[in-house]
């Protein structure tokens, strides 16, 4: 320098172009003599950045940033 994959909640990851979700973690409640475990409820997101396409973009296109892998 080129090719390829990835970037979404605190963490690990989902999400046919049509309301952004799950598990764990966290908070509160239930249960228990108490804790743990278990059960329930809840909070938490400029979907890496900037543009473009579209009635509508996490998803499609371009550039850039960062990370993994490969070629030279």
């Nucleotide at each position: 320098u080129c090719c390829u994959c990835g970037a979404u909640a605190g963490c690990u990851c989902a999400a046919u172009g049509g309301u952004a979700g799950a598990g764990c973690a966290c908070a509160c409640g239930g249960c228990u003599g108490u804790u743990a475990a278990c059960c329930g409820u809840g909070g938490g997101g400029u979907u890496g950045u900037u543009g473009g396409u579209u009635c509508g973009a996490g998803c499609c296109c371009a550039a850039c940033u960062c990370g993994g892998g490969g070629a030279g």
Model confidence (mean pLDDT): 81 of 100. Predicted 3D model of a 72-nucleotide RNA (transfer RNA) from an uncultured Lachnospiraceae bacterium. It was read from a public genome assembly. It matches the Rfam family "tRNA". It is annotated as a transfer RNA. Rfam's curators write: Transfer RNA (tRNA) molecules are approximately 80 nucleotides in length.